[in-house]
Context: one part of a larger RNA
RNA sequence: UGACCUCGGAUCAGGUAGGGAUACCCGCUGAACUUAAGCAUAUCAAUAAGCGGAGGAAAAGAAACCAACUGGGAUUGCCCUAGUAACGGCGAGUGAAGCGGCAACAGCUCAAAUUUGAAAUCUGGCUCUCUAUGGGGGUCCGAGUUGUAAUUUGCAGAGGGUGCUUUGGUGUUGGUGGCGGUCUAAGUUCCUUGGAACAGGACAUCGCAGAGGGUGAGAAUCCCGUUUGUGGUCGCAUGCCUUCGCCGUGUAAAGCCCCUUCGACGAGUCGAGUUGUUUGGGAAUGCAGCUCUAAAUGGGAGGUAAAUUUCUUCUAAAGCUAAAUACUGGCCAGAGACCGAUAGCGCACAAGUAGAGUGAUCGAAAGAUGAAAAGCACUUUGGAAAGAGAGUCAAACAGCACGUGAAAUUGUUGAAAGGGAAGCGCUUGCAGCCAGACUUGCCCGCAGUUGCUCACCCGGGCGU
Numbered sequence: 001u002g003a004c005c006u007c008g009g010a011u012c013a014g015g016u017a018g019g020g021a022u023a024c025c026c027g028c029u030g031a032a033c034u035u036a037a038g039c040a041u042a043u044c045a046a047u048a049a050g051c052g053g054a055g056g057a058a059a060a061g062a063a064a065c066c067a068a069c070u071g072g073g074a075u076u077g078c079c080c081u082a083g084u085a086a087c088g089g090c091g092a093g094u095g096a097a098g099c100g101g102c103a104a105c106a107g108c109u110c111a112a113a114u115u116u117g118a119a120a121u122c123u124g125g126c127u128c129u130c131u132a133u134g135g136g137g138g139u140c141c142g143a144g145u146u147g148u149a150a151u152u153u154g155c156a157g158a159g160g161g162u163g164c165u166u167u168g169g170u171g172u173u174g175g176u177g178g179c180g181g182u183c184u185a186a187g188u189u190c191c192u193u194g195g196a197a198c199a200g201g202a203c204a205u206c207g208c209a210g211a212g213g214g215u216g217a218g219a220a221u222c223c224c225g226u227u228u229g230u231g232g233u234c235g236c237a238u239g240c241c242u243u244c245g246c247c248g249u250g251u252a253a254a255g256c257c258c259c260u261u262c263g264a265c266g267a268g269u270c271g272a273g274u275u276g277u278u279u280g281g282g283a284a285u286g287c288a289g290c291u292c293u294a295a296a297u298g299g300g301a302g303g304u305a306a307a308u309u310u311c312u313u314c315u316a317a318a319g320c321u322a323a324a325u326a327c328u329g330g331c332c333a334g335a336g337a338c339c340g341a342u343a344g345c346g347c348a349c350a351a352g353u354a355g356a357g358u359g360a361u362c363g364a365a366a367g368a369u370g371a372a373a374a375g376c377a378c379u380u381u382g383g384a385a386a387g388a389g390a391g392u393c394a395a396a397c398a399g400c401a402c403g404u405g406a407a408a409u410u411g412u413u414g415a416a417a418g419g420g421a422a423g424c425g426c427u428u429g430c431a432g433c434c435a436g437a438c439u440u441g442c443c444c445g446c447a448g449u450u451g452c453u454c455a456c457c458c459g460g461g462c463g464u
Base pairs, nucleotide, nucleotide: 024055025053026052027051028050035042039089065072066071076103077102078101079100086094087093107320108319109318110266120148121143122142124140125139126138127137128136129135130134157262158261159259160258161257163256164255165254166253167252168247169246170245171244174241175240176239178236179235180234181233182232183231187203188219189202190201191200192199204221205220206210212224213223214222271292272291273290274289275288276287277286298315299314300313301312302311355362356361375402378389379388380387381386
């Protein structure tokens, strides 16, 4: 120093339970307010509060059923049956089920047999191997005859038969299906206003897309999306059909048919009495306590107790099981003839917060600068707060007490009034301010209508 033995301590692989939550579910426990116009049975109610236990569902479930038919055939849920049968101081009230229709469908396993020509069964250590929390091979202990396997579960089944029929695993090719990611149209063209164009005008484009949101104001075409197709593409796990291999199985396994020798089936349970409770269940529907306590051609049910008899139908006292069903909690999505900051949850915000109460408990108020912080550099007065300039901004009368900024109320400024309170009503003045209407004179320009008059021109007449 290592190994071994004994004692003590530390660390640890693997496994298991609590506690919370609880909308829906199961089991237990279990009231009263109320109604009966009082109240005690009744009702509220086989409810609430309380306790325990689960799951994505739970529970129930393959008849000791329903029926009385030409019978049906696990359970669950809906419609109907039906506010019916029934219960009920037969008062108030309570109150099912069979049938029929629909949704969804699925059937099974032990105990009880001698495998008895053979414990054929299983955990673990070591070792080899594979697709590796697991499977397979070898080997060695162990569990186990006070019973581990195979077979069998009443619809049967076992035992025989020269009868007939059918088979497992794994990889691969192609197709199809599932889940998730990702991709798919068209102007930022010109003028104007503006801080900004997403506005107005002009000219275009896409559209199975002009839903919606964002972007410095109302954006189909700027951005995200929106639309379409048995869509494209990538990844993941894997169901079905198909192609081609590899391994294993047979003295095997399963199904049907025939013969007819057998054929085990759940106990302090069923049932009875009694008490309590419950139910529509009424000479007792279910459950529980106590007493008694079975049978095996047996037992239960057949909605009025008992006897005798006949018939029908199931096979209790052991167990598993998807879907249709439920869901004020949790998680993931989508929408709205809902509310819009005293509304809507108590909470749109550092809300079960601040705060109150010894405590159980109670429990608020509080949203908006701007497009962008560009959130006022610098100077000056002041100890500072703050002020005056200056600056940013479209705007500071948007300055983190910030959009708009009503009213009661307060300060300041201006105007008016003053004995019989103020105020109110009617009538008539004056002053100030505002809006609209009307109106005198003169001048200039443009356009139009009319044509008294004047000038010029043309034609006719008269006179000279």
Predicted 3D model of a 464-nucleotide part of an RNA (large-subunit ribosomal RNA, domain I) from Byssothecium circinans. Rfam family: Eukaryotic large subunit ribosomal RNA. Clan: LSU clan. The literature on the family includes a 2001 paper in Science by Yusupov et al., "Crystal structure of the ribosome at 5.5 A resolution". The coordinates come from a structure-prediction model, not an experiment, and the mean pLDDT is 81. NCBI's taxonomy places the organism under Eukaryota, saccharomyceta, leotiomyceta, Pleosporomycetidae, Byssothecium.